């Protein structure tokens, strides 16, 4: 320098056009003499940035940036 893949709660992953879900972590409550385990409730991501298509974009397209991988 070029090809491909990828970017979503603190972390790890879903959702693949129709108002973003699950696990874990966090806060509170129940349970215990106490801790842990278990159960319940809640907060937490305007989906890396900019533009395009569309009635509607996490999703499709273009560019940029970051990461991974392969080639040189």
């Nucleotide at each position: 320098g070029g090809g491909c893949c990828u970017g979503u709660a603190g972390u790890g992953u879903a959702a693949u056009g129709g108002u973003a879900a699950c696990a874990u972590g966090c806060a509170c409550c129940c349970u215990u003499g106490g801790c842990g385990u278990g159960g319940g409730u809640g907060a937490g991501a305007c989906u890396c940035c900019g533009g395009g298509u569309u009635c509607a974009a996490u999703u499709c397209c273009c560019g940029g940036c970051g990461g991974g991988u392969c080639c040189a």

Transfer RNA from an archaeon, 72 nucleotides, folded computationally. Its Rfam family is "tRNA". Rfam classes the family as a transfer RNA. Rfam links the family to the GO term triplet codon-amino acid adaptor activity. RNAcentral holds the sequence, with entries from ENA and MGnify. The prediction has a mean pLDDT of 82. RNAcentral records the identical sequence in 2 taxa.